[in-house]
Molecule: FMN riboswitch aptamer (RFN element)
Organism: mouse gut metagenome
RNA sequence: GCUUCGGGGUGUGGUGAAAGUCCAUACCGGCGGUGAUGCGGCAUAUGCCGACAAGCCCGCGAACCCGCGCUUUGCGGGCCGAGCCGGUGUGAACCCGGGGCCGACGGUUACAGUCCGGAUGGUAGAAGC
Numbered sequence: 001g002c003u004u005c006g007g008g009g010u011g012u013g014g015u016g017a018a019a020g021u022c023c024a025u026a027c028c029g030g031c032g033g034u035g036a037u038g039c040g041g042c043a044u045a046u047g048c049c050g051a052c053a054a055g056c057c058c059g060c061g062a063a064c065c066c067g068c069g070c071u072u073u074g075c076g077g078g079c080c081g082a083g084c085c086g087g088u089g090u091g092a093a094c095c096c097g098g099g100g101c102c103g104a105c106g107g108u109u110a111c112a113g114u115c116c117g118g119a120u121g122g123u124a125g126a127a128g129c
Base pairs, nucleotide, nucleotide: 001129002128003127004126005125011025012024013023014022026114027113028103029102030060031059032058033057039050040049041048042047043046055101056100064078065077066076067075068074084098085097086096087095105117106116107115
């Protein structure tokens, strides 16, 4: 530099004229990093290597807002959610158990993480050549 890939989820009951939007319950979890243990391999004291492993630990992305550019691509800035308790252990923000919490904008007979729309879009990035 090119090519390909690159987001999941409302089932049941209730209220109502009307709800996938409210109530109860259910369901979902992008990308990179870290990841005592455990797993596999090698040497075997212990060490080294490898694959997997976090929505709420760190960082990033979309969205949204402002400015510039301009009316398409883009550049700079802002904003950017949520985790405790117990257990094991030398050590837990990641393991095990419990019980919690979080989720852009616009639309809608009625308030949306799950429906429709911008979007056959864009992106963090991943793989290959």